About this RNA:
This is a predicted structure of a 1649-nucleotide part of an RNA (large-subunit ribosomal RNA, half A) from an uncultured Bacilli bacterium. Its Rfam family is "Bacterial large subunit ribosomal RNA". Rfam links the family to the GO terms structural constituent of ribosome and ribosome.
[in-house]
Context: one part of a larger RNA
């Protein structure tokens, strides 16, 4: 790889208890008679959920009901039922606590209370009942105060629905954005009813008006009429069809009655808009209460008609006879049933209750109508108007009409108002008071039901203990999870295992076995066929030898040695294998919909016509009625108007438009348009809640801060001085003072950084009496609050918090869009554009329908000013002759001049140039007409219509711009490719070269490029050229490489190079110079001797000298030197993982050139054979790469409609599979599977997946890797099994803590016995786990029945659009204030709570005593700050005595050895010590009355003393205990041993030290100047002689709630059994200043690999 077979998983398909969605009737509320909604309860056991509520899975009653009941829930126990249960139904009864919450409070389901009655001895206690506020009525009352009685008067819930009213957004759209939209929508308030709202005209409105005739809804008018940054975009009325239908009441004139002096009020008549009152006639008509038939609601009865046979676990299916039907709806039963069961049709029946209300009845009630008359009445801060503003479709416009603020202010019917400014006319109506049904609107909820709705990832968030588990402080988010069978027959019984579990038996149709239908992918076994260990592989295609198998029978299948090709998909792009973007991988979910309108095709109807709408009837449907409306038949114009014409115009002329009949209703479809409009996806803006349990600031009330250091003022005392100042000692104890722990902080390393830990650790830092530092309880709220200020905190979130809503914002932006063939097929350009990555439009593309003879080549002929040339023009430029002007110089000056010039340098000549913007010249190409032949008619092309996409482009050749005559640059223009194009060539390669794939073929001949090997074709021929591996990289620049050509020298009178030999004299040439001699320079370079030899080529010296050279002579003996041209080589020529710059091997040609000749070589083109398209009658022809995109044809999924038809002899789904078909797909067989299906025709979609950082779900990989969060070891036990559990015993650690307590906070974790599945990061017999059961005792502890701080709530009051915000009385609210108790004992597990033994507090009664008492007033305490030094002082220590005990084995000691112990409350009494303190008289303001008290004057007395008061401590008493050590027994066991160091006994019990931070009471200093209030004491008003308050005995009662446990390196807060954080209380010993620190007690601990 393949095959079998399994596990894991939960697709898939069947199924439906639950959804969605709509129709029909009804019905539209419950509540102070206590609701909605909850807490807690109730059962033989009861954890949910249902039902009820102390009468508690229920009581009574009344009517079905008719045999079983005791809910979901299937098992036990115990009842109930023919005396009628269970069970439906309808009235009652019961109904704890909370909740509007209502006696009063409150942190909901709780405390506390007053009054009456009752029980009680009782004001303990316990039943029941009654007490809220508002508001309306009665009484009393001056009263709207007050209080008393009354009242089914109100509060508050509901469906997230409708109504109506107050307030009132923002995203959004205008491609921006402010008027203007979104929209009076959202959202918030207030309020209402089954509807609400509106409503009986001071209307409506003009073409008919000589008209209608309340309101309301529908359809229509009509997207009209207008509104409109006249943009976006808003958007009517009237008529006209329908639905419904309904009118009506005060006030006011007038009368009467009563009341007042009166103005006038009240009450009853009367009256209400074709007006009344007044004057005359005149009696219509409507109808309460009560009684009520049919009927409706609300339990039920009773209902027709089948057997049989074989199949099968089983019959309803098949066969074979039947038979009902007013019943063949629907559902059940062991597979599919009209006749088995429920049921269904058609009819029947219903008590008490509600509901209805035909008809009866007839209180009482009434005043339409005639006519008359013209006196009275008919809604005032009102109509109106000025200003600002709202609302009418109408944006202030001309702006009427309504509303309301403001500031003006009418008339009175002989009036007012309106009728789109306004005025006339003319209509039409009568404000400034009201009520008024249906027709509409909505559905929580009830009944019955319907569906081309869903089918567990759907449908509802919820099919199930779901708003449920969870998560958030809250507000608020929220899941996930259906299925054994026909029956539990749910597996007895064995046998393995501690268990789980597993193998056997049995059940069963089948194990379907409860992790239970079916059971598919990914993933992970196991076995087995073929391959594999030299091999380099996008992984397959194709060809293929071996080996194996044996079939939907086909040269099949399964492997695959080789060989040959070969860079995955999707997306974005000029281009992608791309190292650009998405996906780990599998399975299910996932995206152009649907609704109105427009519009184009196609279809079907009827046609000069077409056709309804609403509603009406109907069976939700179809039809049937509806002719309102709406489109078309007639157009032109601005418009009046004309009219087959019209307009325009002086026109009869010209011209615009038009006219020669085809439309209309619906359906599909493509397409716009308004909605969300194909789906996800922001940052964000508004609106309303919710958070200060983090943190920031603040307020109230508490708490903390070893030890040391320093020594400020200021005192004292002494000096000094006239008197200071000032100095000295001491004293003193100040201070954002200092060192330094606790306690805050965080300056730096390190280590962690998938942490132990979403900020930490270790080591060191910083501040630690202060702007300190912390608990508790408050206060500030997002347009905001805090901020010793950083844009810092404000719940792990901050340039503007969370959450919910607006909403599916909006996204010119990214991303992804799901079967299949078949025809055609682009673009990346233009112009606009707050536009440039968007769009329009026009250019290319596609479809359809009319038209339609071209396109291309080729001839002719036309126009033109490029390439090129060229210099007359325009202009640049070069050089030459001239040489004007003009400058310099000489001369000469008075002026004219005159000569010179290597100075400028015009014109003009002459030579030679240059140009996009020059042209006396001028092509190729291209354009343009016409023509001509073959070709070709399916083209091209035009036109009208529907649909697009394209508006980043690449590169290559040519011409150009720009840049550097750079670029894989940039920008044109022109052709080609690519893009959208595959094959062949360039090794490999979008843009280059060849060529343009239908589809098949083991065929032929070509293209480009090629033919030694890798690898097809030539190791072929023929000329030449390179030696350089050139070829197989490169340049200026250099070189006797080498091949060819050509030009000009010297040479046998001997070249050219080599050897020999000579290179000499004047001379050292002059000059210069120190010196200069060939050789430093500067001048000259001349002569001689000579074969030849410079006044010297180079070295060299100080200068010389000295070596060479040119030049010469011989030696040699044939070429030799120099220049140009041109082929192919040589150098120059250093790079970084590997040779590497021919593709490699490797080539001397298998480089190079040249020119011929075979041959390979492509999907191109030929050959054969099939398919499609298009035209064609056909034959036959051509055609068929394809993105965006435009046609067209088809398969498949769910449903659904027709008649049939397939299935327990096996549906559907699942696996396997070698069949058919051109795809999408479609059978067939066999195995699973067990109940249900598909075909055909046509119809409707939630209609097709691989990709969205897509959603769920479930597995992988990484990986058996990282890590397992800080000391153990030995024995021995138990036990299936021990590093981990228990004992001991070494050892280690904590020790101002890792001990002991107790507050938050948690809430059962405590004890006890049992388990080990999960959970403990290992393990586990153990456990804060699990299962059972058990525990928590209070007059004195806390917290309530007292109290009052911040700050809450709030009658009265004030404010505000509503919601609400504030607040003096008042009430709540501790973290203050405030009566009462201690010792010991005890339990497995509570203790000031239980017990013993001792006290205390508060209350009543009795008994004796007892005259003052006595406030809620009114005074005093209560009652307060930091620091600092002192004084007194308990607990604790420590020595020492005393007591017990231990110690003499072996070197010493019997001692100043060694271990242990040496206690003793609260209370009452005593003393009376620091300490504090005057009495009485008279008088006085004030204490919102009063006082005798509280403050104060004066006087007497008193004097530092008496007297009084009186802390901790101390003493006595309590005193029983309790205590180190000694120590049993019963009982239980074979024993050891437990019971047990239990019970029982029980010594000593003194004193001193020092330090003292508990308490004590006082002092000093400072400045910041340090609660209230009850209680408690006084004192009055009041009250008192029936004995009060008080004392003391005795004797009683003494409420509720809290209480186990942990308080942390496992019970808190940090997701965790987490190195973090989290307030208070004790505080031994040895050094020590010290609570650092180190080592130790007491206790605790060894950290779950």
């Nucleotide at each position: 790889c393949g095959u079998a077979c399994a596990g894991u998983g939960g697709a898939u398909g069947c199924c439906u208890u639950g959804g969605c969605a709509c129709u029909a009737u009804a019905u539209g509320g419950c509540g102070a008679a206590g609701a909605a909604g909850g807490a807690c309860g109730c059962g033989a056991a009861a954890a949910c959920c249902u039902g009820c509520g102390a009468a508690a899975a229920g009581c009574u009653u009344u009517g079905g009901g008719g045999a079983g009941c005791u809910g979901g829930a299937c098992a036990u126990a115990a009842g109930c039922a023919a005396a009628g249960a269970a069970c439906c139904a309808g009235a009652g009864a019961u109904a704890u606590c909370c909740g509007a919450a209502u006696g009063g409070g409150g942190g909901a389901a709780c405390c506390c209370g007053u009054c009456a009655u009752g029980a009680g001895g009782a004001g303990a206690u316990c039943a029941u009942g009654a007490c809220a506020u508002a508001c309306c009525u009665u009484a009393c009352g001056a009263a709207g105060a007050g209080u008393a009685a009354g009242g089914a008067u109100a509060g508050g819930c509901g469906a997230g629905a409708c109504c109506u009213a107050g307030u009132g957004a923002a995203u959004u759209g205008a491609a921006a954005c402010a008027u203007c939209u979104u929209a009076g929508u959202a959202g918030c308030u207030a309020g209402a009813g089954g509807a609400a709202a509106a409503g009986a005209a001071a209307g409506a409105u003009a073409g008919a008006a000589a008209u209608c005739g309340a309101u309301u809804c529908c359809g229509u008018g009509a997207g009209u009429a207008g509104c409109g940054g006249c943009g976006a975009g808003c958007g009517a009325a009237a008529g006209c069809g329908g639905a419904g239908g309904a009118g009506c009441c005060c006030a006011a004139a007038c009368c009467a009655u009563g009341a007042g002096c009166a103005a006038u009020c009240a009450u009853g008549g009367g009256g209400u808009a074709a007006g009344g009152a007044c004057c005359g006639c005149g009696g219509a008509g409507a109808g309460a209460a009560c009684c009520g038939a049919a009927g409706a609601c609300g339990a039920g009865g009773a209902g027709a008609a089948u057997g049989g046979c074989g199949u099968g676990g089983g019959a309803a299916a098949g066969c074979c006879a039947a038979c009902c039907a007013a019943a063949g709806a629907g559902g059940g039963u062991g597979a599919a049933a009209g006749u088995c069961c429920c049921g269904u049709a058609a009819a029947c029946g219903g008590a008490a209750g509600u509901c209805a209300g035909a008809g009866g009845g007839g209180a009482g009630c009434g005043g339409a109508g005639c006519g008359g008359a013209g006196u009275c009445c008919g809604g005032a801060g009102u109509a109106c108007g000025g200003c600002g503003g709202g609302a009418c479709a109408c944006g202030a416009g001309g702006a009427a009409u309504c509303c309301a603020g403001u500031c003006g202010g009418a008339a009175g019917g002989g009036u007012c108002g309106c009728a789109g400014a306004c005025c006339a006319c003319u209509g039409c109506g009568a404000a400034a008071g009201g009520c008024u049904a249906a027709a509409u609107a909505c559905a929580a909820g009830a009944u019955a039901g319907u569906g081309a709705c869903c089918g567990a990832u759907a449908g509802a968030g919820g099919a199930c203990a779901a708003g449920u588990a969870c998560c958030g402080u809250g507000a608020g988010g929220g899941a996930a999870a259906g299925g054994u069978g026909a029956a539990a027959a749910g597996g007895a019984c064995c046998c393995c295992g501690g268990g789980a579990g597993g193998g056997g038996a049995g059940u069963g149709a089948a194990a379907a076995g409860a992790a239970u239908c079916u059971g598919a992918a990914a993933c992970c076994g196991u076995a087995u066929g073929c391959c594999u260990a030299c091999a380099a592989g996008a992984a397959g295609u194709c060809a293929g030898a071996g080996g194996g198998c044996g079939u939907u029978a086909a040269g099949g299948c399964c492997u695959a040695a080789u060989g040959a090709c070969g860079u995955g998909c999707c997306u974005a792009u000029u281009g992608a294998a791309g190292a650009a973007u998405g996906a780990g991988c599998c399975g299910g979910c996932g995206a152009g919909u649907u609704a109105u309108g427009a519009u184009a095709u196609u279809a079907u109807g009827c046609g000069a016509g077409g056709u309804u709408a609403a509603g009406u009837u109907g069976a939700a449907g179809a039809g049937a009625c509806g002719g309102a409306g709406c489109c078309g038949a007639a157009g032109c114009g601005a418009a009046a108007g004309c009219g087959a014409g019209u307009c325009u115009a002086a026109a009869u002329a010209g011209g615009g438009c038009g006219a020669g009949g085809a439309g209309u209703a619906u359906a599909a479809u493509g397409u716009c348009a308004u909605a969300g409009a194909c789906c996800c996806g922001a940052a964000a803006c508004c609106a309303g809640a919710c958070g200060a349990u983090c943190u920031a600031g603040c307020c109230a009330u508490g708490a903390g801060c070893a030890g040391g250091u320093u020594g400020a003022a200021g005192g004292u005392g002494g000096g000094g001085u006239a008197g200071g100042a000032c100095c000295c000692a001491c004293u003193g104890g100040a201070g954002g003072a200092c060192c330094g722990a606790a306690c805050c902080g965080a300056c730096g390393u390190u280590c962690g950084u998938u942490g132990a830990a979403a900020c930490g650790c270790c080591c060191g830092c910083g501040g630690a009496u202060g702007a300190c530092u912390u608990g508790u309880g408050g206060c500030u709220a997002g347009g905001g609050g805090a901020g010793a200020a950083a844009u810092u905190c404000c719940a792990a979130u901050c340039g503007a918090g969370u959450u919910u809503g607006g909403u599916g914002a909006u996204a010119g932006c990214u991303g992804g869009u799901u079967c299949u063939c078949c025809c055609c097929g682009a673009a990346a350009u233009a112009g606009c554009u707050u536009u440039a990555g968007g769009g329009c439009u026009a250019g290319c593309c596609u479809u359809a329908u009319u038209c339609g003879a071209g396109a291309g080549a080729c001839u002719u002929g036309a126009a033109g000013g490029u390439a090129g040339a060229g210099c007359a023009c325009u202009g640049a430029a070069u050089g030459a002759u001239u040489g004007a002007u003009g400058g310099c110089c000489g001369c000469a000056c008075a002026a004219c001049g005159u000569g010179g010039u290597a100075c400028u340098g015009a014109g003009a000549u002459c030579a030679a140039u240059c140009a996009a913007a020059c042209u006396a010249c001028g092509a190729a190409u291209g354009u343009c007409a016409a023509g001509u032949a073959a070709g070709g008619a399916a083209a091209a092309g035009a036109a009208u219509a529907g649909g697009a996409g394209u508006c980043a482009g690449a590169c290559u050749g040519u011409g150009g711009g720009a840049g550097a005559u750079a670029a894989g640059u940039u920008c044109c223009a022109u052709g080609g490719u690519c893009a959208a194009g595959a094959g062949g060539a360039a090794a490999a390669g979008a843009g280059u070269c060849c060529a343009g794939a239908c589809c098949a073929a083991c065929a032929g001949a070509u293209a480009a490029g090629g033919u030694c090997c890798c690898a097809a074709a030539a190791u072929g021929a023929g000329u030449a050229c390179u030696a350089a591996g050139u070829g197989u990289g490169a340049a200026a620049g250099g070189a006797a490489g080498u091949a060819g050509a050509g030009a000009c020298g010297c040479a046998a009178a001997g070249a050219c190079a080599a050897c020999u030999a000579g290179g000499a004299u004047g001379u050292u040439g002059g000059c210069u110079c120190a010196g200069a001699a060939g050789c430093a320079g500067c001048c000259a370079u001349c002569a001689u001797u000579a074969a030849a030899a410079g006044a010297g080529u180079g070295c060299g010296u100080a200068a010389c000298a000295g070596c060479u050279c040119a030049c010469u002579a011989g030696u040699c003996g044939a070429g030799u030197a120099u220049c140009u041209c041109c082929g192919c080589g040589c150098c120059g020529a250093a790079a970084a993982u590997u040779u590497a710059c021919c593709g490699g091997g490797g080539c001397u040609a298998a480089g190079u050139a040249c020119g011929a000749u075979a041959c390979c070589g492509a999907a191109g083109c030929u050959u054969u054979g099939g398919a499609a398209u298009u035209g064609g009658c056909a034959a036959c022809a051509a055609u068929u790469g394809g993105u965006a995109g435009g046609g067209g044809a088809g398969c498949g999924u769910u449903c659904c409609a027709u008649g049939a038809c397939c299935g327990g002899a096996g549906a559907a789904g699942u696996c396997a599979u070698a069949c058919c078909g051109g795809a999408a797909g479609g059978a067939g067989u066999g195995a699973u599977g067990g109940a249900g299906g598909g075909a055909a025709u046509g119809g409707a979609a939630g209609a097709g997946a691989g990709a969205a950082u897509g959603c769920c779900g479930g597995u992988g990989u990484a990986a058996g890797u990282a890590a397992c969060g800080a000391a153990a070891c030995u024995g021995g036990g138990u036990g299936a099994g021990a590093a981990u559990c228990c004992c001991a015993g070494u050892c280690a650690c904590c020790g101002a803590u890792u001990g002991a307590c107790a507050a938050a906070g948690g809430u059962u974790u405590c004890c006890u016995g049992g388990g080990g599945a999960a959970g403990g990061u290992u393990c586990g017999u153990c456990c804060g786990c699990c299962c059972a059961g058990g525990g928590u005792u209070a007059g004195u502890c806390g917290g309530g029945g007292c109290c009052u701080a911040a700050g809450g709530c709030g009658a009265a009051g004030c404010c505000g659009a509503g919601a609400g915000g504030c607040g003096g009385a008042g009430u709540c609210g501790a973290u203050g204030g405030g009566a009462a108790c201690c010792a010991g004992g005890u339990u497995g597990a509570u203790a000031g709570u239980c017990c013993u033994g001792g006290a205390c507090c508060c209350u009543a009664a009795u008994a004796u005593c007892g005259a003052g008492u006595g406030a809620a007033g009114u005074a005093g305490u209560g009652a307060c700050a930091a620091a600092g030094g002192g004084g007194g002082g308990a607990a604790a220590c420590a020595u020492a005595g005393c007591c017990a005990c231990c110690g003499a084995a072996u070197g010493g000691a019997a001692g100043a050895g060694g271990u242990g112990g040496u206690c003793g409350a609260a209370g009452a009494g005593c003393g009376g010590u620091a300490c504090c303190u005057g009495u009485a008289g008279c008088g006085g303001a004030g204490g919102g009355a009063a006082a005798g008290c509280c403050c104060u004057g004066c006087u007497a007395c008193g004097a530092u003393a008496a007297g009084g008061g009186g802390a901790a401590g101390g003493c006595u008493u309590g005193u029983g205990g309790g205590g180190a050590g000694u120590g049993a027994a019963a009982u239980g066991g074979a024993g050891a041993c437990a019971a047990a160091g239990u019970a029982a006994u029980g010594a000593a019990g003194u004193a001193u030290g020092a330090a003292g931070g508990a308490c004590c009471a006082a002092c000093u200093u400072u400045c910041a100047a340090g609660a209230a209030a009850a209680g408690c004491u006084g004192c009055u008003a009041g009250c008192g002689a029936a004995a009060a308050a008080g004392a003391u005995a005795u004797u009683a009662g003494g409420c509720c709630c809290g209480u186990a446990c942990c308080g942390a390196g496992a019970a808190c807060g940090g997701a965790c059994a987490c190195a973090c954080g989290u307030g208070g209380u004790c505080a031994a010993g040895g050094a020590g200043a010290g609570g650092a620190u180190c080592c130790u007690a007491a206790g605790g601990u060894g950290a779950g690999c």